[in-house]
Transfer RNA from an uncultured bacterium, 73 nucleotides, folded computationally. Rfam family: tRNA. About the family: Transfer RNA (tRNA) molecules are approximately 80 nucleotides in length. The family's RNA type in Rfam is transfer RNA. The coordinates come from a structure-prediction model, not an experiment, and the mean pLDDT is 80.
RNA sequence: GCUUGCAUAGCUCCAAUGGCAGAGCAAUUCCAUGGUAAGGAAGAGGUUAUCGGUUCAACUCCGAUUGUGAGCA
Numbered sequence: 001g002c003u004u005g006c007a008u009a010g011c012u013c014c015a016a017u018g019g020c021a022g023a024g025c026a027a028u029u030c031c032a033u034g035g036u037a038a039g040g041a042a043g044a045g046g047u048u049a050u051c052g053g054u055u056c057a058a059c060u061c062c063g064a065u066u067g068u069g070a071g072c073a
Stems, first nucleotide, its partner, number of pairs: 001072007010025004019056001028042004049065005
């Protein structure tokens, strides 16, 4: 330099052919215990990497950019 995958909550990942964004773990509050761990309950936490386009509607489709991985030279 060329080709190509990925980017969603603090972490690991779902999200079927566009239609209100979810789980597990962690953290917080509460219950429980003489106390701790384990256990139970509740709520919170996201400009879906950035910019633009298509569409009534975009995490999802298209283009560019950024970061990161792989292959080739």